[in-house]
RNA sequence: AUCUUAUCAAGAGUGGCUGAGGGAACAGGCCCGAUGAAGCCACGGCAACCGGCUCCGCAACGGCGGAGCGUCCAGGUGCCAAUUCCUGCCCGCAAGGGAAAGAUGAGAC
Numbered sequence: 001a002u003c004u005u006a007u008c009a010a011g012a013g014u015g016g017c018u019g020a021g022g023g024a025a026c027a028g029g030c031c032c033g034a035u036g037a038a039g040c041c042a043c044g045g046c047a048a049c050c051g052g053c054u055c056c057g058c059a060a061c062g063g064c065g066g067a068g069c070g071u072c073c074a075g076g077u078g079c080c081a082a083u084u085c086c087u088g089c090c091c092g093c094a095a096g097g098g099a100a101a102g103a104u105g106a107g108a109c
Base pairs, nucleotide, nucleotide: 002108003107004106005105006104007103008102013043014042015041016040017039021032022031023030026088027087028086029085044080045079046078049076050075051072052069053068054067055066056065057064058063084101089098090097091096
């Protein structure tokens, strides 16, 4: 990088350096930003995908499946304005639903 799969309405910020942009890309909108954007660093926090723990069932050599636990060291990642900020394609009068794209985790090659 590609493919598969699950989730995406909840949650969680201060300081330092720096200095004009940012909210993935394109378009439209709406926001955030010199009371300091993005980025980097430090510290802090959120959360339960993996991992961990407990119980149950099956198998019994390792194992497989189910339920629960963050009162599980926050260990591996991730994240910390606004639903993934909203709309864009399809269905629908609408509310809403679906898809696509994206993000993150796990797995595969």

SAM riboswitch aptamer (S box leader) from an Acidobacteriota bacterium, 109 nucleotides, folded computationally.
The source organism's lineage runs through Bacteria, Pseudomonadati and Acidobacteriota.
Of the family's consensus pairs, 91% are formed in the model.
Rfam family: SAM riboswitch aptamer (S box leader). From the family's description: The SAM riboswitch is found upstream of a number of genes which code for proteins involved in methionine or cysteine biosynthesis in Gram-positive bacteria.
Model confidence (mean pLDDT): 81 of 100.